A computed fold for a 72-nucleotide RNA from Candidatus Cryptobacteroides sp., annotated as transfer RNA. Its Rfam family is "tRNA". By type it is a transfer RNA.

[in-house]
RNA sequence: GCGGGGUUCGUAUAAUGGCUAUUAUGCCAGCCUUCCAAGCUGGAAAUGGGAGUUCGAUUCUCCUACCCCGCU
Numbered sequence: 001g002c003g004g005g006g007u008u009c010g011u012a013u014a015a016u017g018g019c020u021a022u023u024a025u026g027c028c029a030g031c032c033u034u035c036c037a038a039g040c041u042g043g044a045a046a047u048g049g050g051a052g053u054u055c056g057a058u059u060c061u062c063c064u065a066c067c068c069c070g071c072u
Base pairs, nucleotide, nucleotide: 001071002070003069004068005067006066007065010025011024012023018055027043028042029041030040031039048064049063050062051061052060
């Protein structure tokens, strides 16, 4: 230099252009308990950055940052 893959709540993950973005765990509050743990209920919390296409983008296109793999 060229090619391929990846980036989503704190962490780990799912999502075939139709979204109010999934689940687990952690966190917060309440219930339960004499207290704690466990259990139950509820809540907050995310699409690497920028532009484009579209009525509508996590998803498609382009540029860019970082990580991994291969080729030279």